[in-house]
RNA sequence: CGCUGCGGGAGAGAUCGGGUGUCAGGAGGACAUUCGGCGCCGAAGGAGCAACCGCCUCGGAAACUCUCAGGCAACCGGACCGCAGCG
Numbered sequence: 001c002g003c004u005g006c007g008g009g010a011g012a013g014a015u016c017g018g019g020u021g022u023c024a025g026g027a028g029g030a031c032a033u034u035c036g037g038c039g040c041c042g043a044a045g046g047a048g049c050a051a052c053c054g055c056c057u058c059g060g061a062a063a064c065u066c067u068c069a070g071g072c073a074a075c076c077g078g079a080c081c082g083c084a085g086c087g
Stems, first nucleotide, its partner, number of pairs: 001087008013038001015037009039072003045068001046066003052060003
């Protein structure tokens, strides 16, 4: 440094409208799921600027910036951190 296991691990609408299914039964109901709109987040990945670093015509480089991708109850995921094992 890489992989595996365990533990920790932030932010942002349980928002609006439609489709479908189930339950209920006459209330413009509840729940689940899905599509779209608007708003928003920054910690997979990606891109940009740059202090700085090196073997300096070249290369590396942030948790800053962007928000393409991703995400906005929980679960999952999650940069990164700790421990253990393997190479």
A computed fold for an 87-nucleotide RNA from a marine eukaryotic metagenome, annotated as Glycine riboswitch aptamer. The prediction has a mean pLDDT of 79.